[in-house]
């Protein structure tokens, strides 16, 4: 050098090419409790790894290219 999987809230994974990117933890406010815990509501927090195509539309399809991981030698 080559093949193969990944790369998406602070972590941990979702997401048939279609409308506002979900879920769980954790983090903030509250309520409950004499206090903590656990529990109940709610709120923040994504330019989907980087550039470029295809498309009416892209996390998704092609294509470079960085970075993680495993094969092979």
């Nucleotide at each position: 050098a080559g093949c193969g999987g990944g790369a998406u809230a602070g972590a941990g994974u979702a997401a048939u090419g279609g409308u506002u990117a979900a879920c769980u933890u954790g983090u903030c406010a509250g309520g409950c409790u004499c206090a903590u815990g656990a529990u109940c509501u709610g709120a923040a927090g994504a330019u989907u790894g980087c550039a470029g195509g295809u498309u009416c539309g892209a996390c998704c399809c092609c294509u470079g290219c960085u970075c993680c991981c495993g094969c092979c030698a």
Molecule: transfer RNA
Organism: Phlegmariurus squarrosus